[in-house]
RNA sequence: GGGUCCAUAGUAUAGCUUGGAUAGCACGGCCGGCUUCGGACCGGCAAACGUGGGUUCGAAUCCCACUGGACCCG
Repeated sequence: GGGUCCAUAGUAUAGCUUGGAUAGCACGGCCGGCUUCGGACCGGCAAACGUGGGUUCGAAUCCCACUGGACCCG
């Protein structure tokens, strides 16, 4: 220098191929119930689409650039 792949709550992960209504699940956190207390269990709450732009009625999803990471070729 060229190419492929990845980036989603604090952590891990699904959804992307095939655009659609409030972005799901687990662990963790907080509140409540239960308990003498705690754990377990039950109910609830908060918290996320790397950044910018484009396409579209509508983008986590498609396109472009950038940033960061992994790998391959030279």